[in-house]
RNA sequence: AUCUUAUUAAGAAGACGGGAGAGGUAUAGCUCUGUGAACGUCUACCAACCAGCAAACGCAAGGUGGUAAAGCUAUAAGCGAUGAGGA
Numbered sequence: 001a002u003c004u005u006a007u008u009a010a011g012a013a014g015a016c017g018g019g020a021g022a023g024g025u026a027u028a029g030c031u032c033u034g035u036g037a038a039c040g041u042c043u044a045c046c047a048a049c050c051a052g053c054a055a056a057c058g059c060a061a062g063g064u065g066g067u068a069a070a071g072c073u074a075u076a077a078g079c080g081a082u083g084a085g086g087a
Stems, first nucleotide, its partner, number of pairs: 002086007013043005021032003025076005044067003048064003052059002071079001
């Protein structure tokens, strides 16, 4: 890279660096943003899936993942994300 499958309305942010955009694409909205966007690092936090414990509610935080708003909303295309598994 590819295939299968489940989920994609719960939950959880500070510091430092950075310096103008960000929320996937198109259209229309709306929102966040110099009271500092994307992105990076550190720390903290959350607990979805897997693994562990438990009769269960749950516990815990090992693996992966996540920490504005429903994947921000509608329409369209059918794009993506995360876990587990296969080859």
This is a predicted structure of an 87-nucleotide RNA (SAM riboswitch aptamer (S box leader)) from Alteracholeplasma palmae J233. RNAcentral holds the sequence, with entries from Rfam and Ribocentre. The prediction has a mean pLDDT of 87.